[in-house]
Molecule: transfer RNA
Organism: Chloroflexota bacterium
RNA sequence: UGGGUCGUGGUGCAGGGGUAGCACAGAGGACUUUGGAUCCUUUGACCGUGGUUCGAAUCCACGCGACCCAG
Numbered sequence: 001u002g003g004g005u006c007g008u009g010g011u012g013c014a015g016g017g018g019u020a021g022c023a024c025a026g027a028g029g030a031c032u033u034u035g036g037a038u039c040c041u042u043u044g045a046c047c048g049u050g051g052u053u054c055g056a057a058u059c060c061a062c063g064c065g066a067c068c069c070a071g
Stems, first nucleotide, its partner, number of pairs: 001070007010024004018054001026042005047063005
């Protein structure tokens, strides 16, 4: 410098036009002499700016960042 893949809670991942979900972690509670384990409840996220659309995490454009390949 060129090409490709990706960007979603604190972490790891789903969701590819119509209510943003799961696991772990965090908070509260139940149980327990205490802790751990187990069970219940709960907080918390779509990289940025525009465009298309009745409606965008999803499609498009331009940026930003990470990784891979080639030189």